[in-house]
RNA sequence: UUCCGAACGGGCAAACCCGUCGAAAGGCGGGGGCGCAAAACCGCGGGUCUACGGCCGAGAGAUCGGUCAGGACAGCCGGGUUGCCGAAG
Numbered sequence: 001u002u003c004c005g006a007a008c009g010g011g012c013a014a015a016c017c018c019g020u021c022g023a024a025a026g027g028c029g030g031g032g033g034c035g036c037a038a039a040a041c042c043g044c045g046g047g048u049c050u051a052c053g054g055c056c057g058a059g060a061g062a063u064c065g066g067u068c069a070g071g072a073c074a075g076c077c078g079g080g081u082u083g084c085c086g087a088a089g
Base pairs, nucleotide, nucleotide: 001088002087003086011036012035016031017030018029019028020027021026034075040081041080042079044078045077046076047073048072049071050070053068054067055066056065057064058063
């Protein structure tokens, strides 16, 4: 410098359960362990989810539907940054 295929060491941690924050998606902490070589970090492109709130529509109303700002997901795909053990040069 390159690679991340096997082994070793170490690391992370899905579903589910408990607590907590949030309107929700979901976040955080504990248990758990399906999996992961970037399952480390960044919402940049696409996608998915949400919709307290704005707008439009339906309804007597409760409320419902559509759409958008905003929000969430990095363990959906792509992109960017960094990179352990080990291996090769």
c-di-GMP-I-GGC riboswitch aptamer from an Acetobacteraceae bacterium, 89 nucleotides, folded computationally. The coordinates come from a structure-prediction model, not an experiment, and the mean pLDDT is 82. The source organism's lineage runs through Bacteria, Pseudomonadati, Pseudomonadota, Alphaproteobacteria and Acetobacteraceae. It was read from a public genome assembly, where an Rfam model found it.